[in-house]
RNA sequence: CAAGGCUCUCGGGGCAGGGUGCGAUUCCCGACCGGCGGUAUGCGGAUUUCCGCGAGCCCGCGACCCGGUGGAUCCGGUGGAUCUGGUGAGAGACCAGAGCCGACAGUGAUAGUCUGGAGGGGAGAGAGCCGAU
Numbered sequence: 001c002a003a004g005g006c007u008c009u010c011g012g013g014g015c016a017g018g019g020u021g022c023g024a025u026u027c028c029c030g031a032c033c034g035g036c037g038g039u040a041u042g043c044g045g046a047u048u049u050c051c052g053c054g055a056g057c058c059c060g061c062g063a064c065c066c067g068g069u070g071g072a073u074c075c076g077g078u079g080g081a082u083c084u085g086g087u088g089a090g091a092g093a094c095c096a097g098a099g100c101c102g103a104c105a106g107u108g109a110u111a112g113u114c115u116g117g118a119g120g121g122g123a124g125a126g127a128g129c130c131g132a133u
Stems, first nucleotide, its partner, number of pairs: 004130007017029003031113002033102002035061004042053004056100002065077004082098005104116003
């Protein structure tokens, strides 16, 4: 000092206002929200090198669901959505504009937002210890 190992902690947001109706946060108008890692023509700091932040719809992952299966934290499968203009050497990421997407079960009435499985699981993030006389 490294591979590797162990433990602990953390680890998801959102229908304002209105319409119809006996009844809807489920329909209609409208409003609101965006998990984790990666990437970076942007921003900030430092000042050669470096550090931090920066994408829901680019890549990958997680959750849910299906199968192996009686059961699983395991294995396999499934797995949503972006264009136009600008700048530029180059844009999927920047700027401007306009769009689009969102598990399952429940419900007096169809749910990304309510309730529930879930005081669960979890991508992963951080810390400590062993490794280490």